A computed fold for a 73-nucleotide RNA from a Candidatus Omnitrophota bacterium, annotated as transfer RNA.
Its Rfam family is "tRNA". Rfam classes the family as a transfer RNA. Rfam's curators write: Transfer RNA (tRNA) molecules are approximately 80 nucleotides in length. Gene Ontology term of the family: triplet codon-amino acid adaptor activity.
The organism belongs to Candidatus Omnitrophota, within Bacteria.
The prediction has a mean pLDDT of 82.
RNA sequence: GCCCACGUAGCUCAGUCGGUAGAGCACAUGCAUGGUAAGCCUGGGGUCACCGGUUCGAUUCCGGUCGUGGGCU
Numbered sequence: 001g002c003c004c005a006c007g008u009a010g011c012u013c014a015g016u017c018g019g020u021a022g023a024g025c026a027c028a029u030g031c032a033u034g035g036u037a038a039g040c041c042u043g044g045g046g047u048c049a050c051c052g053g054u055u056c057g058a059u060u061c062c063g064g065u066c067g068u069g070g071g072c073u
Stems, first nucleotide, its partner, number of pairs: 001072007010025004019056001027043002030040002049065005
C1' cells in the first nucleotide's frame, strides 16, 4: 500500500431481509435474614464510532473518515 470482518448499556453480546433497541452479568431501591451472601420484585443507564447520501422513515441500505482484529505484498 491492497483486501476482509467488526464498532450497539459499565462488561459480554443479540437485533434475519428499513417502522421509534433488547438479554445476561454488573449497578441502585425494596422484600427476606439476628446480620451477610445467595434468592425474588422493581428501576436507572444508549446522540447504535463519526460525517454525509437515499427514503415518509436508517442500528439496518450506499459513500467517506476514524479505531480494533486478521490476511496479502